The RNA shown here (Bacterial RNase P class A) has 398 nucleotides and comes from a Pseudomonadota bacterium. Taxonomically the source falls in Pseudomonadota (Bacteria, Pseudomonadati). A source record names the gene rnpB. Rfam family: Bacterial RNase P class A. Rfam classes the family as a ribozyme. RNAcentral holds the sequence, with entries from ENA. Its mean pLDDT, the model's own confidence on a scale to 100, is 75.

């Protein structure tokens, strides 16, 4: 000085001014409005004045986990769902930390659904001989059997000159050469058979080099490596190293069924709780004094209806749930950290037509993504721009 990596922070700033809104207060001398009354008045509300608070890191998607509120529930079981390497964090997770295994990257770092494919069952397009049970397209051999050639040479048989021997009739070994050979050595062919080394497809092809073997080959045999079993050492544990053994057995796919382990009741603040008008309608209790209907006309009783009072539900409406919380901020202390603890210190929107804005100067780097609605941990995602710090590579200078 380049390039990269991880973490954490801010997310225009300041003044005036005018507004919205919660909360404190103040004030009733004024207006409404409501409730209580001893009729004077007093309380609340709302208006007013004054103080103070008033959107985010994501408030967003609503994808996980909890509090909370209701129903639900004896206990186990099915069935559904959901997690899935090992310890740990935590109120709890599909977070989060720290390790281990594997992919990437020269590194800092990153990425991963990382339990079981040796209990079944299913799935694999195109290519390609083959794709799950073997198998043979091209190729590689031609030991083995089979055909075929067999000149020359070796090779066996007959035939032979010279030699040797001879009882002269012959014997005996025997070179060149001849002839024969259905056969041997050799040579071709590739028909049966061997064989999978190599080539060819594929995302994958029945453990990898390598030497040795072999007719060519082949875990056929070794030596390394890989893979599995069974031990040992280190680790809490994944798992790491290692020993000896087996010659190799058991493609791939479970965010395919499944199987194994552990976890999970439902519904949600429009959840729930409390006050509660007028109307209608219900239930109880009394009253027949007045009315109407019924019980054949009348009376007297009785139903029904009215009339009075009470009582409960539930509707408008209001109240609370509703902002002090697994809280924030700082110091110590414990841990490698997630995170815990103790001491200080802060109080930091809470609406319900549902505020947090609007203009006006300045000033900068000229402003991105976006707006709470019971709450709180998370992860996801979406963003101009800028500030710190770790850590890594490369180049340069002393």
């Nucleotide at each position: 000085g380049g390039a990269g990596u991880c973490g954490g922070c801010c997310g225009a700033a300041c003044a005036g001014u005018c507004g919205c809104u919660g909360c404190g207060u103040c004030g009733u001398a004024a207006a409404c409005g409501u409730c209580c009354u001893u009729a004077g008045g007093g309380g609340c509300g709302c208006u007013g004045g004054c103080g103070u608070g008033g959107a985010g890191g994501a408030a967003a998607g609503u994808c996980c986990g909890g509090g909370c509120u209701c129903c639900g529930c004896a206990g186990g079981g099915c069935a559904g769902g959901g997690u899935g390497c090992c310890a740990g964090g935590u109120a709890a997770c599909c977070c989060c930390u720290g390790g281990g295994g594997g992919g990437c990257g020269c590194g800092a770092g990153u990425c991963c659904a990382c339990g079981g494919a040796a209990a079944g069952u299913g799935c694999a397009g195109c290519a390609g001989a083959a794709a799950g049970c073997a198998u043979a397209c091209c190729g590689c051999c031609g030991a083995u059997g089979g055909c075929c050639c067999g000149a020359a040479u070796c090779c066996a048989c007959g035939g032979a000159a010279a030699c040797c021997g001879u009882u002269c009739g012959c014997g005996g070994c025997a070179a060149c050469c001849c002839g024969u050979g259905c056969g041997g050595a050799g040579g071709g062919u590739a028909c049966a058979g061997g064989c999978a080394a190599g080539g060819u497809u594929g995302a994958a092809a029945u453990g990898g080099u390598g030497c040795g073997g072999u007719a060519a080959g082949a875990g056929c045999g070794c030596a390394c490596c890989g893979c599995g079993u069974c031990g040992c050492u280190g680790g809490u544990a994944a798992c790491a190293g290692u020993g000896a053994c087996g010659g190799c057995a058991g493609g791939g796919u479970a965010a395919a069924c499944c199987c194994c382990a552990c976890c999970c009741g439902g519904a949600g603040c429009a959840a729930g709780a409390c006050c509660a008008a007028a109307u209608a309608g219900g239930g109880g209790a009394g009253c027949u004094c007045a009315c109407g209907u019924g019980c054949g006309g009348c009376c007297c009783g009785c139903a029904c209806g009215g009339c009075u009072c009470c009582c409960g539900g539930g509707u408008a409406g209001g109240u609370c749930g509703c902002a002090c919380g697994a809280g924030g901020c700082g110091u110590g202390c414990g841990g490698u950290g997630a995170c815990g603890u103790a001491c200080g210190u802060c109080c930091c929107a809470g609406a319900u037509g549902a505020a947090u804005g609007g203009c006006u100067g300045u000033u900068c780097u000229c402003g991105a993504c976006a707006g709470a609605a019971c709450c709180c941990g998370g992860c996801u995602u979406a963003c101009a721009g800028g500030c710190c710090g770790g850590c890594u590579c490369c180049c340069c200078c002393u």